[in-house]
Molecule: transfer RNA
Organism: Elusimicrobium minutum Pei191
RNA sequence: CGGGGAGUGGCUUAGUGGUAAAGCGCUCGCUUGGGGUGCGAGAGAUCGGGGGUUCAAUUCCCCCUUCCCCGA
Numbered sequence: 001c002g003g004g005g006a007g008u009g010g011c012u013u014a015g016u017g018g019u020a021a022a023g024c025g026c027u028c029g030c031u032u033g034g035g036g037u038g039c040g041a042g043a044g045a046u047c048g049g050g051g052g053u054u055c056a057a058u059u060c061c062c063c064c065u066u067c068c069c070c071g072a
Base pairs, nucleotide, nucleotide: 001071002070003069004068005067006066007065010024011023012022013021018055026042027041028040029039030038048064049063050062051061052060
């Protein structure tokens, strides 16, 4: 320098045009003598940044940025 992939709650991932979901973690309650386990409830993501297309963008297009792989 060229090609490909990835960036979504604290962590790991899903979601491929129509109100962003799950597991673990966190908080509260029940259970226990206390803790763990189990059960119930709750908080938490302007979807890496900017622009465009669209009635509507996490999703499609362009640029930038970080990381990974391949090639030179």